RNA sequence: CGAGUCGGUCGGGUGAUCGCGGCACGAACUUAACAGCGUGUCGAGGAAAGUCCGGACUCCACAGGGCACGGUGGUGGGUAACACCCACCCGGGGAAACCCGCGGGACAGUGCCACAGAAAACAAACCGCCAAGGGAAACUUUGGUAAGGGUGAAACGGUGGUGUAAGAGACCACCAGUACCGCAGGUGACUGCGGUAGCUAGGUAAACCCCACCCGGAGCAAGGUCAAGAGGUUGGGUCCACGUUUCGGCGCGGAUCCUUCUGAGCAAACGGGCGGCCCGCCUGAUAUUUGCUGGUAGACCGCAUGAGGCCGUUGGCAACAACGGUCCCAGAUGGAUGAUCACCGCCUGAGCAAUCAGGUACAGGAUCCGGCUUAUAGACCGGCUCGUUCC
Numbered sequence: 001c002g003a004g005u006c007g008g009u010c011g012g013g014u015g016a017u018c019g020c021g022g023c024a025c026g027a028a029c030u031u032a033a034c035a036g037c038g039u040g041u042c043g044a045g046g047a048a049a050g051u052c053c054g055g056a057c058u059c060c061a062c063a064g065g066g067c068a069c070g071g072u073g074g075u076g077g078g079u080a081a082c083a084c085c086c087a088c089c090c091g092g093g094g095a096a097a098c099c100c101g102c103g104g105g106a107c108a109g110u111g112c113c114a115c116a117g118a119a120a121a122c123a124a125a126c127c128g129c130c131a132a133g134g135g136a137a138a139c140u141u142u143g144g145u146a147a148g149g150g151u152g153a154a155a156c157g158g159u160g161g162u163g164u165a166a167g168a169g170a171c172c173a174c175c176a177g178u179a180c181c182g183c184a185g186g187u188g189a190c191u192g193c194g195g196u197a198g199c200u201a202g203g204u205a206a207a208c209c210c211c212a213c214c215c216g217g218a219g220c221a222a223g224g225u226c227a228a229g230a231g232g233u234u235g236g237g238u239c240c241a242c243g244u245u246u247c248g249g250c251g252c253g254g255a256u257c258c259u260u261c262u263g264a265g266c267a268a269a270c271g272g273g274c275g276g277c278c279c280g281c282c283u284g285a286u287a288u289u290u291g292c293u294g295g296u297a298g299a300c301c302g303c304a305u306g307a308g309g310c311c312g313u314u315g316g317c318a319a320c321a322a323c324g325g326u327c328c329c330a331g332a333u334g335g336a337u338g339a340u341c342a343c344c345g346c347c348u349g350a351g352c353a354a355u356c357a358g359g360u361a362c363a364g365g366a367u368c369c370g371g372c373u374u375a376u377a378g379a380c381c382g383g384c385u386c387g388u389u390c391c
Base pairs, nucleotide, nucleotide: 001387002386003385004384005383006382007381008380009379010378012344013343014342015341016340017339018338020043021042022041023040024039025038026037045362049373050372052371053370054369055368056367057219058218059217060216064279065278066277067276070214071213072212073211074088075087076086077085078084089103090101091100092099093098104210105209109208110207111204112203113202126149127148128145129144130143131142132141133140134139157175158174159173160172161171162170176200177199178197179196180195181194182193183192184191185190223301224300225299226298231262232261235258236257237256238255239254240253242251243250244249264293265292266291267290268289269288271283272282273281308327309326310325311324312323313322314321315320345360346359347358348357349356350355
């Protein structure tokens, strides 16, 4: 200097004018709450996207056991947890750095392996080789064979020999695989070495399945509060009507006003609650469940101080953890940050230059957080591998 590979950061800036939302303070007014004015301050993302995982939180609900459904799948660690992250092991790719993995089980069982081929699994003989017989010959009958050739993704381990009629792990040496035993290393997955055994009959579970482990449901439109309303209800005032009276009053009913409480009315059932089933548990018939009809649809809480951000020290290969310091960085609800102007930054093209022209990505919260996946103009920084050249 070039190529490759892995990781990280930014992803427009400044000023002016007008216009938005939150919070705090102030003034003023009203009040169930909200809204308006002034000052100050804060105000979208690395993915806010996908809604694919995991949780926090809320309710069912006081909530247990089992089956089933579902999920995960090498080992160890991290984390609130995870199908995530880190490190390592094994297998595959690559010259390497590195990258990939639906990574337990095929000797529990079932299924599948097209076509070709003799044959695709407790298989088989197409060509061939050998032996005996027949035949003038071509060839044919019987038996043996799986070393050679062919087909195929894959055909009962490989090389060399002994042996044989011809062969064949039939036997032997070495190698590979498998099983078992022992030693060493490692937390472990596993690795290395040695020994014994001729044991050598495939692949596929991202096919069904088996094994191990995990696993309630629904979701901020969760869930609450206030107001209002329909109907009823407590107490009281006023009026009307009936009955009674010892003429003081008492009883019952209706209308209206204020007030308290609350479950709107009607009908049916013996049930109802827990994702499915069983057991168990709880609960209603006075307020449970179901169906039909009716009323309200307004305001507020939840609502952002967090498994929080940043910096430093220590521990750890790392993910990360602990400690210390510091900061408060959206909270809308027909749903907020926009418009105009100017200058600058970056990129592209033309030009000797000055300069000119054009462009400036993907894309906007709605309960929150940790991840994964996808989209992304361009700029910058670093680690490692290899190649070339120079000193």

The RNA shown here (Bacterial RNase P class A) has 391 nucleotides and comes from a Candidatus Nanopelagicales bacterium. It was read from a public genome assembly, where an Rfam model found it. NCBI's taxonomy places the organism under Bacteria, Bacillati, Actinomycetota, Actinomycetes, Candidatus Nanopelagicales. Its Rfam family is "Bacterial RNase P class A". Rfam classes the family as a ribozyme.